[in-house]
Molecule: small-subunit ribosomal RNA
Organism: Chloroflexota bacterium
RNA sequence: AACUUGAGAGUUUGAUCCUGGCUCAGAACGAACGCUGGCGGCACGCCUAACACAUGCAAGUCGAGCGCAGGAUUUCGGUCCUGAGCGGCGGACGGGUGAGUAACGCGUGGGAACGUACCCAGAGGUGGGGAACAACAGCUGGAAACGGCUGCUAAUGCCCCAUGAGCCCUGUUGUAGCGAUAUGAUGGGGGAAAGAUUUAUCGCCUUUGGAUCGGCCCGCGUCUGAUUAGAUAGUUGGUGGGGUAACGGCCUACCAAGUCUACGAUCAGUAGCUGGUUUGAGAGGAUGAUCAGCCACACUGGGACUGAGACACGGCCCAGACUCCUACGGGAGGCAGCAGUGGGGAAUCUUGGACAAUGGGGGCAACCCUGAUCCAGCGAUGCCGCGUGGACGAUGAAGGCCUUAGGGUUGUAAAGUCCUUUCACCGGUGACGAUAAUGACGGUAGCCGGAGAAGAAGCCCCGGCUAACUCCGUGCCAGCAGCCGCGGUAAUACGGAGGGGGCUAGCGUUGUUCGGAAUUACUGGGCGUAAAGCGCGCGUAGGCGGAUCAGUUAGUCAGGGGUGAAAUCCCGGGGCUCAACCCCGGAACUGCCUUUGAUACUGCUGGUCUUGAGGUCGAGAGAGGUGAGUGGAAUUCCGAGUGUAGAGGUGAAAUUCGUAGAUAUUCGGAGGAACACCAGUGGCGAAGGCGGCUCACUGGCUCGAACCUGACGCUGAGGUGCGAAAGUGUGGGGAGCAAACAGGAUUAGAUACCCUGGUAGUCCACACCGUAAACGAUGAAUGCCAGACGUCGGGCGGCUUGCCGUUCGGUGUCGCAGCUAACGCAUUAAGCAUUCCGCCUGGGGAGUACGGCCGCAAGGUUAAAACUCAAAGGAAUUGACGGGGGCCCGCACAAGCGGUGGAGCAUGUGGUUUAAUUCGAAGCAACGCGCAGAACCUUACCACCCCUUGACAUGUCCGUCGCGGGCCUGGGAGACCGGGUCCUUCGGUUCGGCCGGACGGAACACAGGUGCUGCAUGGCUGUCGUCAGCUCGUGUCGUGAGAUGUUGGGUUAAGUCCCGCAACGAGCGCAACCCUCGCCCUCAGUUGCCAGCGGUUCGGCCGGGCACUCUGAGGGAACCGCCGGUGAUAAGCCGGAGGAAGGUGGGGAUGACGUCAAGUCCUCAUGGCCCUUACGGGGUGGGCUACACACGUGCUACAAUGGCGGUGACAGUGGGUUAAUCCCCAAAAACCGUCUCAGUUCGGAUUGUCGCCUGCAACUCGGCGGCAUGAAGUCGGAAUCGCUAGUAAUCGCGGAACAGCAUGCCGCGGUGAAUACGUUCCCGGGCCUUGUACACACCGCCCGUCACACCAUGGGAGUUGGGUCUGCCCGAAGGCGGUGCGCCAACCUGGCAACAGGAGGCAGCCGACCACGGUAGGCUCAGCGACUGGGGUGAAGUCGUAACAAGGUAGCCGUAGGGGAACCUGCGGCUGGAUCACCUCCUUU
Repeated sequence: AACUUGAGAGUUUGAUCCUGGCUCAGAACGAACGCUGGCGGCACGCCUAACACAUGCAAGUCGAGCGCAGGAUUUCGGUCCUGAGCGGCGGACGGGUGAGUAACGCGUGGGAACGUACCCAGAGGUGGGGAACAACAGCUGGAAACGGCUGCUAAUGCCCCAUGAGCCCUGUUGUAGCGAUAUGAUGGGGGAAAGAUUUAUCGCCUUUGGAUCGGCCCGCGUCUGAUUAGAUAGUUGGUGGGGUAACGGCCUACCAAGUCUACGAUCAGUAGCUGGUUUGAGAGGAUGAUCAGCCACACUGGGACUGAGACACGGCCCAGACUCCUACGGGAGGCAGCAGUGGGGAAUCUUGGACAAUGGGGGCAACCCUGAUCCAGCGAUGCCGCGUGGACGAUGAAGGCCUUAGGGUUGUAAAGUCCUUUCACCGGUGACGAUAAUGACGGUAGCCGGAGAAGAAGCCCCGGCUAACUCCGUGCCAGCAGCCGCGGUAAUACGGAGGGGGCUAGCGUUGUUCGGAAUUACUGGGCGUAAAGCGCGCGUAGGCGGAUCAGUUAGUCAGGGGUGAAAUCCCGGGGCUCAACCCCGGAACUGCCUUUGAUACUGCUGGUCUUGAGGUCGAGAGAGGUGAGUGGAAUUCCGAGUGUAGAGGUGAAAUUCGUAGAUAUUCGGAGGAACACCAGUGGCGAAGGCGGCUCACUGGCUCGAACCUGACGCUGAGGUGCGAAAGUGUGGGGAGCAAACAGGAUUAGAUACCCUGGUAGUCCACACCGUAAACGAUGAAUGCCAGACGUCGGGCGGCUUGCCGUUCGGUGUCGCAGCUAACGCAUUAAGCAUUCCGCCUGGGGAGUACGGCCGCAAGGUUAAAACUCAAAGGAAUUGACGGGGGCCCGCACAAGCGGUGGAGCAUGUGGUUUAAUUCGAAGCAACGCGCAGAACCUUACCACCCCUUGACAUGUCCGUCGCGGGCCUGGGAGACCGGGUCCUUCGGUUCGGCCGGACGGAACACAGGUGCUGCAUGGCUGUCGUCAGCUCGUGUCGUGAGAUGUUGGGUUAAGUCCCGCAACGAGCGCAACCCUCGCCCUCAGUUGCCAGCGGUUCGGCCGGGCACUCUGAGGGAACCGCCGGUGAUAAGCCGGAGGAAGGUGGGGAUGACGUCAAGUCCUCAUGGCCCUUACGGGGUGGGCUACACACGUGCUACAAUGGCGGUGACAGUGGGUUAAUCCCCAAAAACCGUCUCAGUUCGGAUUGUCGCCUGCAACUCGGCGGCAUGAAGUCGGAAUCGCUAGUAAUCGCGGAACAGCAUGCCGCGGUGAAUACGUUCCCGGGCCUUGUACACACCGCCCGUCACACCAUGGGAGUUGGGUCUGCCCGAAGGCGGUGCGCCAACCUGGCAACAGGAGGCAGCCGACCACGGUAGGCUCAGCGACUGGGGUGAAGUCGUAACAAGGUAGCCGUAGGGGAACCUGCGGCUGGAUCACCUCCUUU
């Protein structure tokens, strides 16, 4: 000194908070795989087939126990060596493996009824005798293995006798003790020994004690499953006996009927256990390689023998499977010892050296043996260390890559210069390990010297998490991916490259474990709505439990002792150069046992108490329950009367009823069911639930009194009872209602919603069922923690008798603290605490399958897995949406006027056609649009003919000096290619083709593209919409997204203004400022004007004038300013006056934040891609003009409000290069005449013919005119458009562009209406609010059947295999028991002997036990299985539309019936239903 200790991130959403899963970053490994690989040290190395094994080795040794044989040597005395055998000790250790085992197997701590060879200590002994058997010899069997018979022989082998202190067995007795028993004395019985060699030891026998090791018993601990709940006959105990080293049902006979189990027996599955290892802040989790302790096993199963010790890995016997040998008769074998082989597998080494060390066996010893061990080899398998060089070196070299083309980067990196030599290499020397001998390792480690930068770098990653970015290729392909996700032509995500980041002799990947994960929560979670409170009581076990006194000390706390093996971890030292590694000491091992002490708390025992609980007495309220009786209203039916044609029903209808008399109405009767008003967030009950009235029986509750008991309490696994509706059984009953069913409607269909009928059922009795959104989605109990206002039932006090105050119990609303993710809860908690029970752990699969239990059935209850997804969810927010609500606006509807849709034509589009009919635009917001004008041109399209540095730009080189224009002419369709002639001959100059410029030619850079991508873009535009909105700063509120402001009350065209308000201000929009029209004034007065004056050819023509009109510059004027009313006295609104104009006076310009990937690459610009003798350029001709058809926009009509003829005025823009001067210019109106209702004197298409104009040219393909022709069309179906006043309608005029072409477009004026009650409805929009499962935002989301493909799974006739149980049969080896005709050396008896008998034994036989095997049946697990059931996943399949909005019939739960399907309907329940109305209550004022 042994301590310091705890990190998060990605992913559900448009965004947010929460819940919750999935995933990642860390560490570890006996690993494997991919790429790569220099050295050393220390470790480690079949996790799979306890699969099978060739070969060698792994256990022998002793001659100081014994005989024999062989050999060597000999001085013949002997000595030495070797071999097999008898004998002894050891082969029970060491080494291997983890199959079995859920067990006293292991761990830990104890215990008593035991054994222990060798070792140590003590005591004692070691006398006498005998008979065999191997070896050996002979004979003999067998292929072999191996024997058989006869004969001989030794011993520390075997046997007998003797002795025996002690020892064992069995009596008697003393002492101690309750006793078991211990100990002393004494009697009877029993049993020992071995020698060897030398002279000193080693042995041998008996006994006592020790040490060591082992056997046995017990407490506690030791995996999962209850979809395993009952198990057990030697089973549990006793007695006698047997057996063992020893206790014991260990075994046996008898007796008794016990024993284990919800604190989980039995059964099934899995597994050797531990020290430890790994992870973790810890608690905990996972694990049990190497090292160490224990256990089990040794081919599989059984068995014993020997022995101190085994039921024995390298022993035996039997059975079985397998392998081998065989002469077929019979034999042999067991690597889970070390190497090694095959096999299995993703995968794991040498058939090495040595006994030198450590240790083991034998031996007196020398010594022998030892695949234990020590070493070496192989393997980056791991840990640790080292190296692959160091310093200087900028033209920042070359090359690579990128580039905005300037440069940047690789990069001091390289080259180059100067150094160094670790490691490896070469040469030399050379250990410790052994303090004397002996060294496999090993000529190793180390040391010295030498040469030379020399021999030595890779792997992964670079979208976020997560450190590191660019280019090219690819184009939802190829591919990547741990999660989220990348890839559909600009990919930091794929592949390559450059660069960068990380680690480094390794780096990645895969697998596994812990962590993060507080995601099983002991430490340390939850259950109103996210997953989660049993539907509700009663109550068993269990858990928990009021006040006080005493005792006890079990829990608890403190101290001591024992133990917690060593190693490991940690700390302090030390040794290898360091480290890894190793050594020493310590700490620790959080545990168990034991002992001493403490006594507050808990427990236990005893006593006391009353506040918890209960009782007693007196009152009280109530749809509490059960039974019996009874009442009126209504519906229906029946009878009778009156009465006549309808009734009924609906959105509208029909089915239906009715002239056989309905409906309606009156009276009478029958029957069943339900109880209006009272009636109330009122009452009662545990819940389900309970409602006319009366009676009977009966449960609970409340209040008051404070008399009694004295903790009697709370909760409650199992258990048990109750339990809406539907449903079931039996028997009744049946009025109304009403699943099913039938019919009628609706509809695309309508198995529905609606209608007419209608059966089960609904009702009663008895018996089942046992489930509901059985909900307060909130378990029960107790205590504590602000209030206010209602209401129900009691009590008390005061008194102004109707209130006030107070108290107990119930039932509500609001609200503080607190809690909550939020919503919300808030003394009736979802607050603060305690006790007990139930339940949850991602979504789907699934409350399903299988199994069990219950049920008559329907079904209920208990309750998985495979597989699949990266989410599924809760609350709240902002939007959007609603066949939700409120308020408001708009030619939105309505009220009107005129149209379109029908006809002919014009024009655009679609379609079709074509060589081409170029391209774009596509609901509103494409379609008389781009096109303000296609005969050529335009022109982008098609056919054909030409050109290739190009029709156009810049640069280089060469040549020329003009360029250009006119005319004539040849070829050709023309482009183009030629010829001739005429005119003209650039500028500067240093006089040089020197410069500029132009033209021609050459090659190359390049030009060119109306080619693609408007989804790569800029710019411009459309649209919502001239709608009134869109935002910001600061503050405030909210965990947050966000809210507030911007909402509210008024008001406005308006987020316009006023008032209020946790907001106060501000910006972009609105309005105003701008232009124009309308009134007036001033100035000006020509080309305009003409009142007055003059002239006049009669025309403002002239003089004159500038008053007027007008022109065009400036100014004024209008602001709810004034009055009245209304309103909050405000903003404003209504009315009036005045005024040219009155409430933004009319019109225009002006278009917020944004939406539509809206439109445009063919106006222009532009990234990328593509073409380059063509996708570029030129030309001729054609096409864009086609034509069965469909649509849009228009023109002209259908006529008499009109056509035609005549007469006939008045205008304003604008244009004409200039012009108020000149020119271009009206029409409809109105008046006169005619036509008289007709396909016409309407209408003008179409066609013929003639002509004019433009143009190089009117064939395809222009316009106009004359004459002739004279079609459809008689006011237009469904539907649909515009317009609110100088508007619609109607009439003409001008202009742009243009050679020409207008029904189009842009403008202009003339004439000039009707209507608006009003906001219910349609469409669009604004604000507020509400619901939402939508957010690509309702053109949203989404459900189920069916069809197809794939995947896993349930059932399944059966079939295959494993496990286990029961009955029966068989019964090897073996021990035990019995017997033992047969056989036998020791001892005894008889006998001289031979021999005989006995004692004792052996073979054999018998019996019970028993392995394997057989047979029958049961249980259980797994594989396969025709067919079949549902489930999951899949790109765009089919049918419908169930749900989300009031989802268009509110939805959902339970149940029952029905139906292609989602579903529909009945009954009861819930709000987790929108909307409206009413009632009640509360809050604020």